[in-house]
Molecule: c-di-GMP-I-GGC riboswitch aptamer
Organism: Steroidobacteraceae bacterium
């Protein structure tokens, strides 16, 4: 330096439920385990979600991130271990 086929030391923890937080997405703990070789860390690209709050509208509703996902792809960054050179 490549590389994840096997093994091992070990990691992490979906979907469900429990509290708490949160307008809401979502979040954080405990529990649990679908599944993950960066399922570590980062909203830069690009996609999604949601719409407090502003706008719009007679009115149902519609628009719009400053919220949020890193377990939706890519991009930067850091590492464990095994092979291989």
């Nucleotide at each position: 330096a490549g590389c994840g086929a096997u093994a091992a030391a070990g990691g992490c923890a979906a979907a469900c439920c429990c509290g708490c937080c949160g307008a809401a997405a979502g979040g954080c703990g405990g529990g649990g385990a679908c599944g993950c070789a960066a399922a570590g860390c980062u909203a830069c690209c690009g996609g999604u979600c949601u719409a407090a709050g502003g706008g719009c509208a007679u009115a149902a509703g519609c628009c719009u991130a400053u919220g949020a996902c890193a377990g939706c792809g890519g991009g930067g960054u850091u590492g464990c271990c095994a092979c291989u050179c």